[in-house]
């Protein structure tokens, strides 16, 4: 960078530095923002590796569960919403609510 697997409506400060931008990308929309934005530092939050501890299994694999001192991760607003298929109910077009599935995107842990 590629691919795979699995998650993604739950959580998490009224601290310091810091100084105008930010919500990934376009495109539409709404939004937080000088009562202080990104970024850094503390703190926190979560349980994906890894750890233990039980149980199953042909298995170096599964399950449950504990702990939070390790790798990481996250800490407005579902992944802030819409975009593409396909369905429901309203509705005279029009369009609007909402369900499913897709794309894209984030995180981990593996593979090249």
């Nucleotide at each position: 960078c590629u691919c795979u697997u699995a998650u993604c409506c739950a959580g998490a400060g009224c601290g310091g530095c810091g100084g105008a931008g930010g919500g990934a990308c376009u495109a539409g929309g709404c939004c937080c923002g000088a009562u202080g934005a990104a970024g850094c530092c503390c703190g926190g939050c979560a349980a994906c590796c890894a750890u233990c501890a039980a149980g199953g299994u042909a298995a170096u694999c599964c399950u449950u569960g504990a702990a939070a001192a390790g790798g990481u991760g996250c800490u407005a607003a579902u992944u802030c919403c819409u975009g593409c298929a396909g369905g429901u109910u309203a509705u005279u077009u029009u369009u609007a609510a909402c369900c499913u599935g897709g794309a894209a995107g984030a995180u981990a842990a593996g593979a090249g």